[in-house]
Molecule: c-di-GMP-I riboswitch aptamer
Organism: Clostridia bacterium
RNA sequence: GGGCGUCAAGGGCAAACCCAUUGAAAGGUGGGGACGCAAAGCUACAGGGUCUAAGGUGCUUACCGGCACUACGACAGCCUGGCUGCCGCA
Numbered sequence: 001g002g003g004c005g006u007c008a009a010g011g012g013c014a015a016a017c018c019c020a021u022u023g024a025a026a027g028g029u030g031g032g033g034a035c036g037c038a039a040a041g042c043u044a045c046a047g048g049g050u051c052u053a054a055g056g057u058g059c060u061u062a063c064c065g066g067c068a069c070u071a072c073g074a075c076a077g078c079c080u081g082g083c084u085g086c087c088g089c090a
Stems, first nucleotide, its partner, number of pairs: 003089003012037002017032006035077001041083003046080003049075003055070006
């Protein structure tokens, strides 16, 4: 340096759910909490996928409003890729 995660040590992260906060929403952040995770560290300006639809466009309606499409908003704990990295094993 490449491969692997059966064992050990020290540990790390934290799903659902609850509380607070933020946001139009999806979601984010903080606290509690652990389903899981050997990259559940980073990357959404690498590609695919998924979620949301404020704004916009179209349709509808007498009005209020309703419906459809749309990411410039999100998800790295959906997959592949990229970058970085602890311990151990052969």